This is a predicted structure of a 75-nucleotide RNA (transfer RNA) from a Phototrophicaceae bacterium. Its mean pLDDT, the model's own confidence on a scale to 100, is 82. The sequence is in RNAcentral, with records from ENA and MGnify. The source organism's lineage runs through Bacteria, Bacillati, Candidatus Thermofontia, Phototrophicales and Phototrophicaceae.
RNA sequence: GCGCCCGUAGUGAAAAGGAUAUCACGAGGGUCUCCGGAACCCUAAGUACAGGUUCGAUUCCUGUCGGGCGCGCCA
Numbered sequence: 001g002c003g004c005c006c007g008u009a010g011u012g013a014a015a016a017g018g019a020u021a022u023c024a025c026g027a028g029g030g031u032c033u034c035c036g037g038a039a040c041c042c043u044a045a046g047u048a049c050a051g052g053u054u055c056g057a058u059u060c061c062u063g064u065c066g067g068g069c070g071c072g073c074c075a
Base pairs, nucleotide, nucleotide: 001071002070003069004068005067006066007065010025011024012023013022018055027043028042029041030040031039048064049063050062051061052060
């Protein structure tokens, strides 16, 4: 340099054009308890960035950035 795959809450994952973006763990608060833990309830937090397509984009297209894998070139 070329090709392929990936980027979504603090972490790991789902959602694959129809929206209130979901689940688990974690965090905070509450109930309970002598105090914790467990259990139950509640809350906050997210689509890498910029454009485009579309009535509508996490999803499709382009570019950039970052990560992984493979291939190639030079001394």